[in-house]
Record summary:
A computed fold for a 589-nucleotide part of an RNA from a Planctomycetota bacterium, annotated as large-subunit ribosomal RNA, domain I.
Context: one part of a larger RNA
């Protein structure tokens, strides 16, 4: 210089750990916001930069209940303090007040946290002029009061309403509008896909929904799943596209109108008896009768159904009409009877009950090694409690909890239970008459939608132009037609079962363990990059306790060696690879 040895330096791998992540399971909560939201800007502390609180009453004020011997947030030390058995220290929860300025920002402006006005009160004696407190945005929606062309009347002004509405939000969901790239190994039809992406409007779910369904057996609302089945089809029959009925699960609920007729209000018309339930007598006649709107009773369906008319049933008192008798009808009450606040009528309320603080809670000690016992050994004792964390190593019995219990001044919520409350209450026959959703159904065109691309192409929807019928009707059954079955359109309402998770609480992992898991474990959507729109990091570990190394030596200091310390754990701190670079030595050259 090369090979070894031993001991450092340097580096941050490994390995351990886990404050944070992932994905899920069960429940709850599915909204906040002109009573100014979300999300900020600025202030707020004895001293305070940053977080976190809070708001000029600013790390906080009332007030009600838990809880308590210690507190004055992270955050030590230092001032100066408040509390200790409780009438409020300081914490945990329920309610309340205060809540500057920006922001839907809303008196007007505006480059966001800024400027600047009007009105009313009010302090500065009065003006001035500054300041404080209120209150002045648009749009709908009621109410009224005026009021044009243009006569009535509308339109439009005016004013008054603690009436609404505006924005924000993660996903999920209805609608409206809607590609491309990709795939056919090119590409036009087709496919991607009614996908993304935009917009509307919602709800705690939304849509859907009680047959003018299905399809040959009957079935019998809608909604999910599992099947049926990649099958029947569709398809430049290419690529691909793809049902339905039936079956088997979930859950289950069915309801209100329009019309007919009947009563009543208002207007207009017509009109001297045609009416005033019915018989008889007197009385009345702005009665009455037909038009159109309201409201009230009546009804609600497909082996049609419902009015009308007829028939028959009808517990107890009270009352009613133009007067009186008569029966009959009609009201209300209360008896029986049945039902409800998710549709089918509708608001409360209390018990109970669950949520927001909390309590009460069994059962061990000795020796041994260690810096330290929970380890070892001996020898106990609880279990309706041997989940789980923590304590100086590895605890059922040390301290937190853990089974089981127990418990709210206040304030939320309540599906089922109970009570208060509310609300309903005749059957039949159907022969004659009268209803039973109209610019609707169909039809032509021309488009979309059905798994289905114009095809022989049925359904549904829509444009544009024609344009029915009323139960002896009317839609579908895959062109049409005869037959059969079938349902009953053109009005509405309707829980569950589905579908999600920005968020709470409890819990789970053959899930990660700091180049992994969320970008973020850590002061992170930060730092830094970008005119913007956006892009996005690196960074986790001293020790049980700082006990964070008094003291002695060498050094100007850094550092360094001793002491001490269980410790080469020394703040560049757990462990502590490798590459590189040393010091010491051994053999070689």
């Nucleotide at each position: 210089g090369g090979c070894g040895u031993a001991c450092g330096g340097g580096g941050g791998a490994u390995g351990a750990c886990u404050a944070g992540g992932c994905a899920c399971u069960u429940a709850g909560a599915a909204g906040c916001g002109a009573u100014g939201a979300a999300g900020g800007a600025c202030g707020u502390g004895g001293a305070a930069a940053c977080c976190u609180g809070c708001g000029a009453u600013a790390a906080g004020c009332c007030u009600c209940g838990g809880g308590g011997a210690g507190g004055u947030g992270g955050u030590a030390a230092c001032a100066a303090c408040c509390g200790u058995u409780a009438u409020u220290a300081c914490c945990c929860g329920g309610g309340g007040a205060u809540u500057u300025c920006c922001g839907a920002a809303u008196g007007g402006g505006g480059a966001a946290a800024c400027c600047u006005g009007g009105c009313c009160g009010g302090u500065u004696a009065g003006a001035a002029u500054a300041c404080c407190g209120g209150u002045c945005g648009c749009c709908c929606c009621c109410a009224g009061c005026u009021g044009a062309a243009u006569g009535c009347a509308u339109a439009g002004g005016c004013u008054g309403g603690a009436g609404g509405g505006a924005g924000c939000a993660a996903a999920c969901g209805c609608a409206g509008a809607g590609a491309a790239c990709u795939g056919a190994a090119c590409c036009a039809u087709c496919u991607c896909a009614g996908u993304a992406c935009c917009u509307g409007c919602a709800g705690g779910a939304a849509a859907a929904g009680a047959a003018a369904u299905c399809g040959a057996a009957g079935a019998g609302a809608c909604u999910u799943c599992c099947u049926g089945a990649g099958u029947a089809g569709c398809g430049g029959c290419g690529a691909g596209c793809g049902a339905a009925a039936g079956g088997g699960a979930a859950u289950u609920a069915g309801c209100c109108c329009a019309a007919a007729c009947c009563g009543u209000u208002u207007a207009c018309g017509u009109g001297u008896a045609a009416g005033c339930a019915u018989a008889c007598a007197g009385g009345c006649g702005u009665u009455g009768c037909g038009u159109a709107a309201g409201c009230g009773g009546g009804g609600u369906c497909g082996c049609g159904g419902g009015a009308a008319a007829c028939a028959c049933a009808g517990g107890c008192a009270g009352g009613g009409g133009c007067u009186g008798u008569a029966g009959a009808c009609c009201c209300u009450g209360c008896a029986c009877g049945g039902a409800g606040u998710u549709a089918c009528a509708a608001a409360u309320c209390c018990g109970g009950c669950u949520c927001u603080a909390a309590c009460u809670g069994a059962a061990c000690g000795g020796a041994c090694u260690g810096g330290a016992a929970a380890g070892u050994c001996c020898g106990g004792c609880c279990g309706u409690a041997g989940a789980a964390g923590g304590u100086g190593a590895a605890a059922g019995c040390c301290c937190u909890g853990u089974a089981a219990g127990u418990g709210a001044a206040a304030g939320a919520g309540u599906a089922a239970c109970g009570g208060a409350c509310u609300c309903c209450g005749g059957u039949g026959u159907c022969u004659c008459u009268c209803c039973c959703a109209a610019g609707u159904a169909c039809u032509g065109u021309c488009g979309g939608u059905u798994a289905g691309g114009a095809g022989a192409a049925a359904u549904c929807c829509g444009g544009c132009a024609g344009g029915a019928a009323u139960u002896u009707a009317g839609g579908g059954a895959a062109c049409c037609c005869a037959c059969u079955c079938u349902c009953u359109a053109a009005g509405g309402c309707u829980a569950a079962g589905u579908a999600u998770u920005c968020c709470u609480a409890a819990g789970u992992g053959a899930c990660c363990g700091a180049u992994a898991g969320c970008g973020u474990a850590c002061c992170a959507g930060u730092a830094c990059c970008g005119c913007a729109a956006g892009g996005g990091a690196a960074a986790g570990u001293u020790g049980g306790a700082a006990a964070g190394a008094u003291c002695c030596c060498c050094g100007g200091g850094a550092g360094g060696g001793g002491a001490g310390g269980a410790a080469u754990u020394g703040a560049u701190c757990c462990u502590g690879a490798a590459a590189c670079c040393g010091u010491a030595u051994g053999c070689c050259u």
Lineage of the source: Bacteria > Pseudomonadati > Planctomycetota.